RNA sequence: GGGCCUGUGGUCUAAUGGUAGAACGUCUGGCUGGCAGUCAGGAGAUCCGAGUUCGAUUCUCGGCAGGUCCA
Numbered sequence: 001g002g003g004c005c006u007g008u009g010g011u012c013u014a015a016u017g018g019u020a021g022a023a024c025g026u027c028u029g030g031c032u033g034g035c036a037g038u039c040a041g042g043a044g045a046u047c048c049g050a051g052u053u054c055g056a057u058u059c060u061c062g063g064c065a066g067g068u069c070c071a
Stems, first nucleotide, its partner, number of pairs: 001070007010024002013021001018054001026042006047063005
């Protein structure tokens, strides 16, 4: 320098164009003398910009970051 892949809560992972969901973690409350554990509830996310579309996490283009291969 070039090709390909990936980018979603703190972590990991779904959502193939129509309400962003689960697990772990975190917070609050109950059970306990306390912890652990369990139960109930809450907060918390689409890398950035543009385009297509009635509507974009999804499709297209550019940028950024990471991974991988070639040189």

Record summary:
The RNA shown here (transfer RNA) has 71 nucleotides and comes from a Candidatus Pacearchaeota archaeon. Its Rfam family is "tRNA". The family's RNA type in Rfam is transfer RNA. The RNAcentral record of the sequence draws on ENA.